[in-house]
Context: one part of a larger RNA
Molecule: large-subunit ribosomal RNA, domain VI
Organism: metagenome
Parts: sequence; C1' cells; structure tokens
RNA sequence: CGUGGGAGUGUUGAGGGGCGUCGUCUUUAGUACGAGAGGACCGAGACGAAGCGACCGCUCGUGUACGGGCUAUCCUGCCAAGGGUAUCGCCCGGUAGCGAUGUCGCGCGGAGAUAACCGCUGAAAGCAUCUAAGUGGGAAACUCUUCCCAAGAUGAACACUCCUGGACCAUAAGGUCCCUAAAGGGCCCUGGGAGACUACCAGGUUGAUAGGGCGCAGAUGUACGGGGAGCAAUCCCUUCAGUCGAGCGCUACUAAUCGCCCGUGAAG
Repeated sequence: CGUGGGAGUGUUGAGGGGCGUCGUCUUUAGUACGAGAGGACCGAGACGAAGCGACCGCUCGUGUACGGGCUAUCCUGCCAAGGGUAUCGCCCGGUAGCGAUGUCGCGCGGAGAUAACCGCUGAAAGCAUCUAAGUGGGAAACUCUUCCCAAGAUGAACACUCCUGGACCAUAAGGUCCCUAAAGGGCCCUGGGAGACUACCAGGUUGAUAGGGCGCAGAUGUACGGGGAGCAAUCCCUUCAGUCGAGCGCUACUAAUCGCCCGUGAAG
C1' cells in the first nucleotide's frame, strides 16, 4: 500500500514445512525346514540406542548484585567492628533464571493409490500369453491420518460484535456551508519467563505494572553488643541467630500525572 466504509475478536485451510530411524532379548519354537550340524518366515511382548521437543519437582552445573571462612596491605585515631584492593583476592555453600548429565513425551497404528514383482480371466494370433478391454495383490518412498506456519491464497476467504450528522444546490458516483471527531488505534509512561531494534504481551489510579514496605518460601549457618569460663588461643549463653538478588503473596508508600495525535459522518 492493497484486500471497494472503518474497527475489534475468533476461525477455515489453498499451500508450505517438521517427523519418518535402528538394535537386543523373551515367546511362538528347538516348531516349519534339514540326514545332521544348524535353524526360521508370520505373529505377540519387553528393554534399549541415537535423534527431536518440552520442562526444572528430583540429580548435577552455573549463579562476578546472596550468606559464611581465610591471607596480605591501606583506611575509618586506637581495641573491637567494618570498608577498599589483590583473577569475584582465595576458598566453602547457594535462591531465581538459564542449562543437561536430570525428568517427561514423540516416531504407534490405520486408510488410499502405486513401484519392481506375483497373479485371475483374456484376445489380437482356434494355441500360448499378468494386458490389448477388464480385474486381484504388492514397499521405510507418494496422498491422507499426527505436529508447526499459513488469506499478499492480489483467487486477498468466513463468522460474530462495535461505530458512522444536518441544511442547501445539483441529479451517476458530486459540490457548498454549519456542526461534529465515533468505534477503535497510536504517542507517552510502568514493566515482562517477549525481545538486537522493532514487534509481541501485562498494566497505566475504576490501578498490584515495576520499585519500596510487610509476611512467607528459600540460602547461609548461630551476627553485633553484652554476660560467663579459661593465663591464653578459644569456648558457652543471649541465638535454628543475624543477614539476604531475581521466587510466592499482601499492601497504593513511590512511579505509571495531565494530556495530545490519528481515525469520521452509511461507503460502486
């Protein structure tokens, strides 16, 4: 920009893409077959491999804005307690998120039409012949069935819902004046398990969108100060304390203020 007015929501599916794999074991059955050695088709069941997808309750990893331990040095006058720097200084753990080594799932089965091939009936050609007329079977491939995208499918689909003045002049769709700016969308702002930007999604006071506060979960592991024991290092009590990023709730304390723009008036 188009989709013969504009808009919101939900669909259809032309078409396109993904998947499509393999193994071992048990049984049928030591059966058919075979002198024996050996040893099935068909069918039924179990367990796996690799691949793909989703997820984070479990396990493991990461987790430089979480907790703790330790060293050197500088600083806060000193003790104590802290802060800076040293690869995040080194080390031990670890929430959310992300991830796999973790968990769950998928390929199943069926239908149709076929390939090579195997047939039936059967002439041309009194025979024969699966083929010429006719007709049956037959593959992981093809078309469906399953999953994803999808109406720029310009062949531009469908359904529901919402919105849209008056006078005058002309008389094919038009013009002038007055009034008006709908439904809806955007700008802007708060944000996001959405994201390069954009887009998308949740919200914008009739509000829990983010921050803060409070509570909970969870992490770390018993803070500072004080008291007690000990010559001291240190230990005990207060104290499962103190601190705490992202998680789950509650709560308008802070910020989403006020607004502006687009879009019209019944349509070739």